[in-house]
Context: one part of a larger RNA
C1' cells in the first nucleotide's frame, strides 16, 4: 500500500418548542390490590402545574403599563398530562489525541552516584629527596665533595583503566561498536564480593549528571473516558430553499455572545420589499473660485529696514538691496469656501407585484475572505501590498471566450434529442465559420497579453499658413566679386579677417571698409552679391495618421503554432456566417400555487426543511425450503436514487413477504484498530 473485519450525536435528568393524542381544570408518584405475572388492569390527590394580570412601585384590575391622549404600541384574558421529534442543560455526552496534576499506594541502587565492610591487582625501565657514612672544612657549627640510601598525587611504558583525533559503520557484527592515534598507569589509582542511602527523595570533585537502554522529578498501578476555545475523523439516497467571512462587546483578536444574513412553522392586513413616474426635502462632495483662513510668482506704488553719499547737530540725497499694506497680472489647498452639481439618501402620492415584504416562534451556519472596476487613506500616485467605501464575480458556478489561466468577458447547467437562433469571441491552415469597399503601414510594426520614456531623424501619407517663381525661381555649372584704400587708431607688423572707432563714397549688372578658412604681415581659397547657362516648380513653419532609433538576462527559440505584406496587419464601413449547458423547439420528471385548466420554477458549500432505500432483532398475519434455504460467483431485466432481481453455477439448512415496533442501523479516509498478503 491493497484486501477482510471493527470504528464516532448515545442514554438519562430538567427545561423549552413543534407534531400527534387524552381530558376541560389536568396528572398522579412511591406504595397497595388483582392478574393469564419481568406484561397488564385497578387503587392511591401525598404532591405539581393551572385557576388574574399589568406595572420599578404606589396601585388599578379583564385589563394594565407607557403617554397629554378616549391615539398607537407592549404584556395579558385556557390549561394540563402523555407519546414522538428538534434544541438546550447536568452528566465521559459524537470519536480518537496531549505536555501535565493528585495518591500517608507500591516496586526498584543486579545499571549507575556516593559511602561502609572485607579481599585482589599494578611487566619492565628511568630519575635519585631526606637521612646516614667517609673525606674535606670550622674554634665549634655551617658548608663542600664522594658514597650510601630509595622519597615522589616524580618520568617513559605493558596489563589495567580511560576516551584525544581521524576513518569505518550509521535498515550496523553492535539501540554507542571496530581500526589507527591518544590520557593516566603507587594513586584523589583500578577492581571482586557483601552491604547502606530513593522519588520533591537519594546521590552528585556540579554535567541538571546519575537513580535498571527511562530523569528539570524513576517505574508500575490508580484518580482517569483528567482537561484540550486546538488538529484529525464522523459511514445510505433523492427533493425544496440557501448563507456568511460584517457591527458591537469580550484577559478579546484562529474562541464566544447579541444583532445582521439562511431555513422551517404559524399569523395579520384595504400589507408591499425592489423598481418606475411625479412631488417635496436637507446636504457642501466632484468641479470651480479666492470673498475668509493660509500658501505662493512677477510688476507698480510706497511705509519700515539695509547700503552709499553728505552732515557739528537737526534736516537730508541716492539706491538694478530686503520688504508690509494697497493696486495690476497670474496661481494653490484633506483639515480654505463668495459658490456648487451629477448621483446617492429621506419622505409623500400613484403604478406595479404574492416564489415579495411585515409580525411571532423552532433550528442554524457565518465573525481568516479573494480578485476586478470606480472613489479615497497608508506605501514610492511600488507590490498578486495594506486599509475603508461602492458594484461585480469567485467563494458556493458548471458551459463558451481569453493558447493554457478561482476572482476578467459572455452566460446561470431538472433530464433527453445526430433540431433551430444567438452572446462574448471569431471566420488562411491546425480549427467550426468571409466576402467586399476606401485608405494607411514595409517596421514582421502588428506580435513581450498595455513593458516602455525623455530625446533624436529630408521614413511615409494627409491637412493648414506663408515666401520666391517663365519680367526665369530652387539646385548645379561658367564668369565677375572692383576703385578711393594698406579706412582711421593701435602696433615690431595689423594690408577686409589680434584689438578699438567709424562703416562712408565712387565705378557698376553686382561686389561687404567683409560671413569663414588662411599669412609673421602680405599673398592665397571660399561666401554674401551680380551676370550667363538651364527651364518649372522651389523654400519655411505648424497640425494629424502609421511607422524608425532610443530597446541589455540568465537551459532553445517562437504572435498558441504554421504561416501572413494592395495581409491572414492597422483604421473606417457594408453584407454574411460560425459560435455556449444562454434562448427557442419536441418529449419527459419534479416542486410551489391552483378545484381544474394551467402558470412560474428546479447550479449550489456551511446550513435549514422534507420524502425514501437498506441492515439486525421483536410481534401479528401469510408464505418458501434437501425436487435445495441462507451465503458465494455471474447476471437478463426493473426502478428517479439509495436499491430490487428471474435465471445459471456453487453451497448444504434454514429463510422471506406484508403491516407495525425496537435499534450496538449504512465507511474510503481519523500518520485510525486487529488480521492477511
Nucleotide at each position: 500500500g491493497c484486501c477482510c473485519g471493527g470504528g464516532a450525536g448515545u442514554u438519562u435528568u430538567u427545561g423549552u418548542c413543534a407534531g400527534c393524542g387524552g381530558c376541560a381544570g389536568c396528572a398522579u408518584a412511591a406504595g397497595g390490590g388483582c392478574u393469564u405475572a419481568c406484561g397488564g388492569c385497578c387503587u392511591g390527590g401525598a404532591u405539581g402545574c393551572a385557576g388574574a394580570g399589568c406595572g420599578a412601585a404606589a396601585g388599578c384590575g379583564a385589563g394594565u403599563c407607557u403617554g397629554a391622549a378616549u391615539a398607537g404600541g407592549g404584556c395579558g384574558u385556557a390549561g394540563u398530562c402523555g407519546c414522538u421529534g428538534g434544541c438546550a442543560u447536568g452528566a465521559g455526552a459524537c470519536c480518537c489525541g496531549a505536555a501535565a496534576g493528585g495518591g500517608a499506594g507500591a516496586u526498584g541502587a543486579u545499571c549507575u552516584a556516593g559511602c561502609c565492610a572485607u579481599g585482589a591487582c599494578c611487566a619492565g625501565g628511568c630519575u635519585g629527596a631526606a637521612g646516614c657514612g667517609u673525606g674535606g672544612g670550622u674554634a665549634a657549627a655551617a658548608c663542600c665533595a664522594c658514597g650510601u640510601g630509595g622519597a615522589g598525587g616524580g618520568c617513559c611504558g605493558a596489563a589495567c583503566u580511560g576516551a584525544u583525533a581521524g576513518c569505518a559503520c550509521u535498515u550496523g557484527a553492535g539501540a554507542a561498536u571496530g581500526c589507527u592515534c591518544c590520557g593516566g598507569a603507587u594513586g584523589a589509582g583500578u577492581u571482586g564480593u557483601g552491604g547502606c542511602u530513593a522519588g520533591g527523595a537519594g546521590c552528585g570533585a556540579a554535567a541538571g549528571a546519575c537513580u535498571a537502554a527511562u530523569c528539570a522529578a524513576a517505574u508500575c498501578c490508580u484518580c482517569u473516558u483528567a482537561u484540550a476555545g486546538c488538529u484529525g475523523g464522523u459511514u445510505c439516497u433523492c427533493u425544496c430553499c440557501g448563507a456568511a467571512a460584517u457591527a458591537u462587546a469580550u484577559g478579546u483578536a484562529g474562541g464566544u455572545a447579541u444583532a445582521g444574513c439562511g431555513u422551517c412553522u404559524g399569523g395579520a392586513a384595504u400589507u408591499u420589499a425592489u423598481a418606475c413616474a411625479c412631488u417635496g426635502g436637507g446636504g457642501g462632495u466632484a468641479g470651480a473660485g479666492c470673498a475668509c483662513u493660509g500658501a505662493a510668482a512677477a510688476g507698480g506704488c510706497u511705509a519700515g529696514g539695509g547700503g552709499a553719499c553728505a552732515c557739528a547737530c537737526c534736516c537730508g540725497u541716492c539706491u538694478a538691496c530686503c520688504a508690509a499694506c494697497c493696486c495690476u497680472u497670474a496661481u494653490c489647498a484633506a483639515a480654505c469656501u463668495c459658490c456648487g452639481a451629477a448621483u446617492a439618501c429621506c419622505a409623500g402620492u400613484g403604478u406595479g407585484g404574492a416564489u415579495a415584504g411585515c409580525c411571532a416562534g423552532g433550528c442554524a451556519g457565518u465573525c481568516a475572505g479573494a480578485c476586478a472596476g470606480c472613489g479615497g487613506g497608508g506605501g514610492a500616485u511600488a507590490a498578486g501590498c495594506u486599509u475603508c467605501g461602492u458594484u461585480g464575480u469567485c467563494a458556493a458556478a458548471a458551459g463558451g471566450g481569453a493558447a493554457a489561466c478561482a476572482g476578467c468577458c459572455c452566460a446561470c447547467a431538472c433530464c433527453a434529442c445526430c433540431a433551430a437562433u444567438u452572446a462574448a469571441g471569431g471566420u488562411c491552415c491546425c480549427u467550426a465559420a468571409u466576402a467586399g469597399a476606401u485608405a494607411c503601414u514595409c517596421a514582421g510594426u502588428g506580435g513581450a497579453c498595455u513593458a516602455a520614456a525623455a530625446g533624436g531623424a529630408g521614413g511615409u501619407g494627409g491637412g493648414u499658413u506663408u515666401a520666391c517663381u517663365c519680367u526665369g525661381a530652387c539646385a548645379g555649372u561658367g564668369g565677375g566679386g572692383a576703385u578711393g584704400u594698406u579706412g582711421g587708431c593701435u602696433u615690431a607688423g595689423a594690408g577686409g579677417c589680434a584689438g578699438c572707432c567709424a562703416u562712408c563714397a565712387u565705378u557698376u549688372a553686382a561686389a561687404c571698409a567683409a560671413a569663414g578658412c588662411g599669412u609673421a604681415a602680405u599673398a592665397g581659397c571660399u561666401g554674401a552679391c551680380c551676370c550667363a547657362u538651364c527651364g518649372a516648380g522651389u523654400g519655411a513653419a505648424c497640425c494629424c495618421g502609421c511607422g524608425c532609433c532610443g530597446a541589455a538576462a540568465a537551459u532553445g527559440a517562437u504572435c498558441g503554432g504554421g504561416a501572413c505584406u494592395u495581409a491572414a496587419g492597422u483604421a473606417u464601413c457594408u453584407a454574411a456566417c460560425c459560435g455556449a449547458a444562454a434562448u427557442u423547439g419536441u418529449g419527459g420528471g419534479u416542486u410551489a400555487c391552483g378545484a381544474a385548466a394551467g402558470u412560474a420554477g428546479c447550479g449550489g458549500u456551511a446550513g435549514g426543511a422534507g420524502a425514501g432505500c437498506g441492515u439486525u432483532c421483536c410481534a401479528a398475519a401469510u408464505g418458501c425450503g434437501c425436487u435445495a434455504a441462507a451465503g458465494g460467483u455471474g447476471a437478463a431485466g426493473g426502478g428517479g436514487a439509495a436499491c430490487c432481481g428471474a435465471c445459471a453455477c456453487u453451497g448444504g439448512a434454514g429463510c422471506g413477504u406484508u403491516u407495525g415496533g425496537a435499534a450496538g442501523u449504512g465507511a474510503a479516509a481519523a500518520u485510525c484498530c486487529g488480521g492477511g498478503c

The part of an RNA shown here (large-subunit ribosomal RNA, domain II) has 677 nucleotides and comes from a Verrucomicrobiota bacterium. Model confidence (mean pLDDT): 86 of 100. The RNAcentral record of the full RNA draws on ENA. The organism belongs to Verrucomicrobiota, within Bacteria. It matches the Rfam family "Bacterial large subunit ribosomal RNA". Its family is annotated with ribosome and structural constituent of ribosome in the Gene Ontology.